This is a predicted structure of an 847-nucleotide part of an RNA (large-subunit ribosomal RNA, domain II) from Durio zibethinus.
It matches the Rfam family "Eukaryotic large subunit ribosomal RNA". Its Rfam clan is "LSU clan".
[in-house]
Context: one part of a larger RNA
RNA sequence: CACCAACGUGUUUCAGGCGUCGGCAUGCGAGCUCCCCAUCCGACCCAUCUUGAAACACGGACCAAGGAGUCUGACAUGUGUGCGAGUCAACGGGCCAAGAAACCCGUAAGGCGCAAGAAAGCUGAUCGGUGGGAUCCCUCACGGAUGCACUGCAGAUCGACCUUAAUCUUUUGAGAAGGGUUCGAGUGCGAGCAUGCCCGUCGGGACUCGAAAGAUGGUGAACUAUGCCUGAGCGGGGCGAAGCUAGAGGAAACUCUGGUGGAGGCCCGCAGCGAUACUGACAUGCAAAUCGUUCGUCUGACUUAGGUAUAAGGGUGAAAGACUAAUUGAACCAUCUAGUAGCUGGUUCCUUCUGAAGUUUCCCUCAGGAUAGCUAGAGCCCUCGUCGAGUUCUAUCGGGUAAAGCUAAUGAUUAGAGGCAUCAGGGGCGCAAUGCCUUUUACCUAUUCUUAAACUUUAAAUAGGUAGGAUGGUGCGGCUGCUUCGUUGAGCCGUGCCACGAAAUCAAGAGCUCUAAGUGGGCCAUUUUUGGUAAGCAGAACUGGUGAUGCAGGAUAAAUUGAAAGCUGGGUUACAAUACCCAAUUGCGUGCUAACCCAGAACCCACAAAGGGUGUUGGUCGAUUAAGACAGCAAGACGGUGGUCAUGGAAGUCGAAAUCCUCUAAAGAGUGUGUAACAACUCACCUGUCGAAUCAACUAGCCUUGAAAAUGGAUGGCACUUAAGCGCGUGACCUAUACUCGACCGUCGGGGCAAGGGCCAGGCCCCAAUGAGUAGGAAGGCACGACGGUCAUCGUAAAACCUAGGGUGCGAGCUCGGGCGCAGCGAUCGUCGGUGCAGAUCUUGGU
Numbered sequence: 001c002a003c004c005a006a007c008g009u010g011u012u013u014c015a016g017g018c019g020u021c022g023g024c025a026u027g028c029g030a031g032c033u034c035c036c037c038a039u040c041c042g043a044c045c046c047a048u049c050u051u052g053a054a055a056c057a058c059g060g061a062c063c064a065a066g067g068a069g070u071c072u073g074a075c076a077u078g079u080g081u082g083c084g085a086g087u088c089a090a091c092g093g094g095c096c097a098a099g100a101a102a103c104c105c106g107u108a109a110g111g112c113g114c115a116a117g118a119a120a121g122c123u124g125a126u127c128g129g130u131g132g133g134a135u136c137c138c139u140c141a142c143g144g145a146u147g148c149a150c151u152g153c154a155g156a157u158c159g160a161c162c163u164u165a166a167u168c169u170u171u172u173g174a175g176a177a178g179g180g181u182u183c184g185a186g187u188g189c190g191a192g193c194a195u196g197c198c199c200g201u202c203g204g205g206a207c208u209c210g211a212a213a214g215a216u217g218g219u220g221a222a223c224u225a226u227g228c229c230u231g232a233g234c235g236g237g238g239c240g241a242a243g244c245u246a247g248a249g250g251a252a253a254c255u256c257u258g259g260u261g262g263a264g265g266c267c268c269g270c271a272g273c274g275a276u277a278c279u280g281a282c283a284u285g286c287a288a289a290u291c292g293u294u295c296g297u298c299u300g301a302c303u304u305a306g307g308u309a310u311a312a313g314g315g316u317g318a319a320a321g322a323c324u325a326a327u328u329g330a331a332c333c334a335u336c337u338a339g340u341a342g343c344u345g346g347u348u349c350c351u352u353c354u355g356a357a358g359u360u361u362c363c364c365u366c367a368g369g370a371u372a373g374c375u376a377g378a379g380c381c382c383u384c385g386u387c388g389a390g391u392u393c394u395a396u397c398g399g400g401u402a403a404a405g406c407u408a409a410u411g412a413u414u415a416g417a418g419g420c421a422u423c424a425g426g427g428g429c430g431c432a433a434u435g436c437c438u439u440u441u442a443c444c445u446a447u448u449c450u451u452a453a454a455c456u457u458u459a460a461a462u463a464g465g466u467a468g469g470a471u472g473g474u475g476c477g478g479c480u481g482c483u484u485c486g487u488u489g490a491g492c493c494g495u496g497c498c499a500c501g502a503a504a505u506c507a508a509g510a511g512c513u514c515u516a517a518g519u520g521g522g523c524c525a526u527u528u529u530u531g532g533u534a535a536g537c538a539g540a541a542c543u544g545g546u547g548a549u550g551c552a553g554g555a556u557a558a559a560u561u562g563a564a565a566g567c568u569g570g571g572u573u574a575c576a577a578u579a580c581c582c583a584a585u586u587g588c589g590u591g592c593u594a595a596c597c598c599a600g601a602a603c604c605c606a607c608a609a610a611g612g613g614u615g616u617u618g619g620u621c622g623a624u625u626a627a628g629a630c631a632g633c634a635a636g637a638c639g640g641u642g643g644u645c646a647u648g649g650a651a652g653u654c655g656a657a658a659u660c661c662u663c664u665a666a667a668g669a670g671u672g673u674g675u676a677a678c679a680a681c682u683c684a685c686c687u688g689u690c691g692a693a694u695c696a697a698c699u700a701g702c703c704u705u706g707a708a709a710a711u712g713g714a715u716g717g718c719a720c721u722u723a724a725g726c727g728c729g730u731g732a733c734c735u736a737u738a739c740u741c742g743a744c745c746g747u748c749g750g751g752g753c754a755a756g757g758g759c760c761a762g763g764c765c766c767c768a769a770u771g772a773g774u775a776g777g778a779a780g781g782c783a784c785g786a787c788g789g790u791c792a793u794c795g796u797a798a799a800a801c802c803u804a805g806g807g808u809g810c811g812a813g814c815u816c817g818g819g820c821g822c823a824g825c826g827a828u829c830g831u832c833g834g835u836g837c838a839g840a841u842c843u844u845g846g847u
Stems, first nucleotide, its partner, number of pairs: 045060002048057001061847006071204005078197006086112003091106004116123002129153004137144002156187002158184003161180003167174002207346002210343001214336006225310009234300001236268003239264001243260007272297003277293002280291002312328001314324002349781006359372001361370003373519002375516006382509001388506002391504002393468005403458001404456002410452003415447001417445003422442001424440006472498009482489001522546004527541002530538002551562003566744001568742005578732001580717002585731001587730006600720001611705003615702006622695003632689003636685001639661002644656002668683001672681002745771003749767005782836001784833008793824001801819003805816004
């Protein structure tokens, strides 16, 4: 020097691995939380009045915004603050560099308080005692002394009232000392004043919406009613008044006939005006009264235009309470006026604790109030041996219900028996008798039957009062105007001794005061009970429920059975169940029941009776039966005698009275059929055959009958038959928010913790009990708007709004993310309030 290799360092590049962060895309998984869909189980719509609502009771289509216990004056309880025998700014005045409604001062005045006697005149209160008692002190720790607050008792005292009346005194008054079961919102070493707040009361629009009415002042007669003034309009036909005229007749009066004429609240009918019928059309119409046809009237009290007059208790009215501007049995408008309503409707966020009444008394009270009760809140006061009790025991007291009684009183009431003094009848004897005999009542006596809310000798059960000890027991001494013959008694005062013993059980609390809400329609059940024929009727009592209350069962259900509930996990039960619906035994033992023109199947409860049954199963009682029953079959069922009477007749059998005897194994002066009367048949009774149980009455289980209604229908359904029915006994099993054992949350009660080293004593820790709730009460919170102090946030994006997103709180709610948006806004501590909506046939707007 070159090359190669290794190592170290540095720079650069490349590749790979691991880790971390970020972005994009895709896939998989989880399921706290959230959204949607489907299935199973449970589950009726809220609000309201109501005893009771899912109601065939009313309000409610939906959404947004608005929408109802407020403010003020005066009181009253409680409580906070300031001063305190005082207290209070606002009446007046004043200071300051500035700013004052707010600060300062006041000799004073005034309010309330410091004194009462509930009119006035007038008069006018001090020291204390004793029982229970906290605190503090002494002690040889037994005990002694002190005795607060509050409270019990008895005195004192002030005034009123009642009574008494010495004394003084112009005879009009004053009034000492006393006494009193009388009264006072008095005294007894003050407690008030001012102010804030909650609840409450009264007056104010008085929580809010709502009348029918009343009053005052105006505006209207363009509609319509009526009058007056000035105007306008009414075609055609018919009937044919008076007057006039011609002719005829007549002596005349006058009459008749034919014309002419054109009257009339005359006729038919057009326009006009009206409005009878179709009960026509229409009936969110053409129309807040119209259209069509029909109909009334149409020279008149006619129709109509304009002007004018009459105005609300007034007008006008051919009168209907009609009309008076779509309004009239009293117009319209405004105001008093937010009129009043014991009546209807509505009355707005959360949680926790507590929690009713529908009864008493009074009210021009019965749809309402006051009062007491029930309830809540706020306090005070003691508390470990006393106080207490929806309980028992012991002792004692009152009662007149149930029952019982009526041979006990009172009232009612049946039946005989005995008696004959008396009363009243009948009959007989008798002239008659206050004579005799007989008879029926009344009456008397001893009995007998039934009975009472307003009868009772007796007399419960329940229920009720009082007591179960220190405020007691027992001695001693004293006082008294009371009491006694009496130091006798009674009361009071002082003092000594007796101690946790004075029945049981239970909870740990007991007692007292103040203020206030709601309620003052109730209803149901067992038992008792009144009215009523009865009622899901009306009225009471005790207790328990429902109302105000869910849960399990009764299929369904205010009230029945079980059982009352924070949120949950395990176990066990209640009532009721256990074929299936439907969780759990087609369990075990035993008996009954057969019901196809109605089997039965669980308190309340959703129905059935008297009566009947040779359906079946038990029972009681009385009979028969081996000396042969009962049932079946078979034989007999006779004689005196056709008993007596009665009858037209009656021979066992129309009827009346009587009802023996013989022979028998047995046979009635006859149980039925039958005849005009007989006859004939049959039964009781007896016998044969047969060979073992039979018959009657009553009773009660199931079943059955009694048992008929209108849509088709209900043990809940299905179905069930030695049940899945009805009884009895006995196991298992099922399930409620009940019981029990845990966890958590709240409430109430009890206990502990101040130091050595962050905080919250409005804190931390531990234990025990407990949790339903309408009206209502109380406590603690959430949210909205405005203002003040403090601290924050915002164009690097405030508030509002939207959100299948996340978190958190028991909840009212709070908070974060995303979107949208583009200028303000939040927390906390205070103050204030036009502060929270689902309802009101709510108001306005929208769909």
About this RNA: The full RNA is in RNAcentral, with records from Rfam. The source organism's lineage runs through Eukaryota, Embryophyta, Gunneridae, Malvales and Durio.